[in-house]
Context: one part of a larger RNA
RNA sequence: UCCGGCGAGUUAUAGUAACGAGCAAGCUUAAGGCAUUCAGUGCCGGAGGCGAAGCGAGAGCGAGUCUGAAUAGGGCGUAAAAAGUUCGUUGCCAUAGACCCGAAACCGGGUGACCUAUCCAUGAGCAGGUUGAAGUGGAGGUAAAACUCCAUGGAGGACCGAACGCACGUACGUUGCAAUGUCCGGCGAUGACUUGUGGAUAGCGGAGAAAUUCCAAUCGAACUCGGAGAUAGCUGGUUCUCCCCGAAAUAGCUUUAGGGCUAGCGUUAUGUUAGAUUACCGGAGGUAAAGCACUGAAUGGUCGAGGGGUCGAUAAGACUACCAAAGCCUAUCAAACUCUGAAUGCCGGAUAAUUGAUGCAUAGCAGUCAGACGGUGUGAGAUAAGUUUCAUCGUCAAAAGGGAAACAGCCCAGAUCUACAGCUAAGGUCCCUAAUAUACACUAAGUGGAAAACGAUGUGGAGUUGCGAAAACAACCAGGAUGUUGGCUCAGAAGCAGCCACACAUUCAAAGAGUGCGUAAUAGCUCACUGGUCGAGUGACUCUGCGCGGAAAAUGUAACGGGGCUAAGUGUAUAACCGAAGCUUAGGAUUGUCCUUAUGGACAGUGGUAGGGGAGCGUCGAAUACGGGGUGAAGUCAGAGCGUAAGCACUGGUGGACUGUAUUCGAGUGAGAAUGCCGGA
Numbered sequence: 001u002c003c004g005g006c007g008a009g010u011u012a013u014a015g016u017a018a019c020g021a022g023c024a025a026g027c028u029u030a031a032g033g034c035a036u037u038c039a040g041u042g043c044c045g046g047a048g049g050c051g052a053a054g055c056g057a058g059a060g061c062g063a064g065u066c067u068g069a070a071u072a073g074g075g076c077g078u079a080a081a082a083a084g085u086u087c088g089u090u091g092c093c094a095u096a097g098a099c100c101c102g103a104a105a106c107c108g109g110g111u112g113a114c115c116u117a118u119c120c121a122u123g124a125g126c127a128g129g130u131u132g133a134a135g136u137g138g139a140g141g142u143a144a145a146a147c148u149c150c151a152u153g154g155a156g157g158a159c160c161g162a163a164c165g166c167a168c169g170u171a172c173g174u175u176g177c178a179a180u181g182u183c184c185g186g187c188g189a190u191g192a193c194u195u196g197u198g199g200a201u202a203g204c205g206g207a208g209a210a211a212u213u214c215c216a217a218u219c220g221a222a223c224u225c226g227g228a229g230a231u232a233g234c235u236g237g238u239u240c241u242c243c244c245c246g247a248a249a250u251a252g253c254u255u256u257a258g259g260g261c262u263a264g265c266g267u268u269a270u271g272u273u274a275g276a277u278u279a280c281c282g283g284a285g286g287u288a289a290a291g292c293a294c295u296g297a298a299u300g301g302u303c304g305a306g307g308g309g310u311c312g313a314u315a316a317g318a319c320u321a322c323c324a325a326a327g328c329c330u331a332u333c334a335a336a337c338u339c340u341g342a343a344u345g346c347c348g349g350a351u352a353a354u355u356g357a358u359g360c361a362u363a364g365c366a367g368u369c370a371g372a373c374g375g376u377g378u379g380a381g382a383u384a385a386g387u388u389u390c391a392u393c394g395u396c397a398a399a400a401g402g403g404a405a406a407c408a409g410c411c412c413a414g415a416u417c418u419a420c421a422g423c424u425a426a427g428g429u430c431c432c433u434a435a436u437a438u439a440c441a442c443u444a445a446g447u448g449g450a451a452a453a454c455g456a457u458g459u460g461g462a463g464u465u466g467c468g469a470a471a472a473c474a475a476c477c478a479g480g481a482u483g484u485u486g487g488c489u490c491a492g493a494a495g496c497a498g499c500c501a502c503a504c505a506u507u508c509a510a511a512g513a514g515u516g517c518g519u520a521a522u523a524g525c526u527c528a529c530u531g532g533u534c535g536a537g538u539g540a541c542u543c544u545g546c547g548c549g550g551a552a553a554a555u556g557u558a559a560c561g562g563g564g565c566u567a568a569g570u571g572u573a574u575a576a577c578c579g580a581a582g583c584u585u586a587g588g589a590u591u592g593u594c595c596u597u598a599u600g601g602a603c604a605g606u607g608g609u610a611g612g613g614g615a616g617c618g619u620c621g622a623a624u625a626c627g628g629g630g631u632g633a634a635g636u637c638a639g640a641g642c643g644u645a646a647g648c649a650c651u652g653g654u655g656g657a658c659u660g661u662a663u664u665c666g667a668g669u670g671a672g673a674a675u676g677c678c679g680g681a
Base pairs, nucleotide, nucleotide: 001681002680003679004678005677006676011096012095013094015092016091017090018089019088020087021086022085023084026050027049028048032044033043034042035041054061055060064076065075066074067073099237100236102234106227107226108225109224110223111222117201118200119199120198121197122196123195124194125193126191128160129159130158131156135152136151137150138149139148140147164188165187166186168185169184171182172181203219205215206214207213212221240616241615242614243613244612245611250263251262252261253260254259264368265367266365267364268363269362270361271360272359275355276354277353278352279351280349281348282347283346289340290338291337295334296333297332300329301328302327306323307322308320309319310318311317371396372395373394374393375392376391377390379388380387401412402411403410416588417587418586419585421584422583423582427578428577429576430563431562432561436575437574438573439572440571441570442569448565454549455548458546459545460544461543462542463541464540465539466538467537475533476532477531478530479529481506482505483504486500487499488498512527516525517524589606590605591604592603593602594601595600617670619667620666621665622664623663624662625661626660627659628658635654636653637652638651639650641648642647
């Protein structure tokens, strides 16, 4: 990993609702007893329970009663409308382990110190070598000592190093030789040493040269049995089929936030007769926009109370390139501003149209309380996020099909089944790949087929304007002068460092007290401006279509899905076609409603998770009835059978003794998943 078997809403007792059965203003027995053919038996047993009457705390009264002084009022009842009760089945709920498996833990009783920790008793072990303490002897020395030297001696948690003990480092090993080892090195090795045997200490504990370390491969509290099916708002799993309907991811509260309760939304039953949309009418409102009349913010000007400053004598007063309220003019801004003010949306209503059970009520049963993305309107954030919080609509969730290359949430469209029939939607029609042509424009960038500020004689369209046959624009030829080197400044300043000016005047066809380059300053080149040659358009600007640059990323073209495309790109227009599970056509199934009723027809439906409801198939057993079987039961293998499905037949082989159908009843009743359990491969 696979195969086979086993494997999860049960049972009891109450309650409640639906359905079925009995009896009914009543219904019913419980314990117990008797009988018996001993069974799913019959009969007693009315104690008790529920109902038929309520009200009151109660005494009590009673279609009333309580409160109250009340005959008042009010509360709860009566009536109009009025059926219960017992048993059974099913749904749900409560109490019990209560659908199944699963803790870590807690408590109680025991078992453990053959591992290991410490201790006690009694034994054992430590090759060899080195060092040479105290003490002692002798010699020297001293008044005597001290002291010195030479011997002797043999101390030490002394030294080196085997056994023995330990475990510091690397490597190997890491389905090992080994649930901690091996090789090579390492440390201690007469000691707080090592070790044998026997004994002591026990879990709310012991032991600990102390590490949460050890107490039998287990230790922040051993193991084992029991309480025990602890508890688990948590995770996983929960077994046959078809049909009808079909959610939620929200609000409030919650030691609450991944859990609950109530409401909302679903379903089923019963009852009722409303509901929805549009048109029309009548309402409330303060958003978008807009505005500045209020509250605030805020631009420039004018006027200017007041203040500051200067002069003045400490005044009067004058002046002021200072600050400046209010007013007026002007240009603005606002979620917490409004003199104004929509569209939608909301509420109510008669009538009409459309819709066709969608509304409401009661009762049974739920699930949901993590939502996601997209469009629109806001907040938070950075007018960031596949971000986050709301409102509203859509899709997904719970929705398959077609398109977007691929792609839950985008676009089209909602799958009852069959069809080698047709028409369309979005999107497409050169090839991959079903289907195409035409007309007029644009683009030259492979733009199309990623991007901004900004930049540019790209190119198309529309428009405004200047100059121009009295010759423009461009090019070429020629001129471009004089006072003067303007004045000042400056070392110099001569058109051209800088400052000033009335930006002058003269000669002219024209020529600036000078447009650039240049010089130290001059010089030189050039421009404006003018004449000539030439002969028709030439400048400036605005709006706009399509393009260009700006443009750098990590494995490989890689920013059309690919080929490839100058249209097979873009815009406008026309006519076709393709294209889905949409619609239609033909046939079938089924649900609901309505007609009919020769059992049919019409209309509307039939995607679906959680979930509600309905109808069935199959397994095992029981009762009753009817069968089958050695002329071959069950089981099993094979075969193009039947049924809407679960499933069910038939024939043959095998097999060798049981077994089927119908109706009803009862369950240890259906497996693919639970890191499921057991067995096998």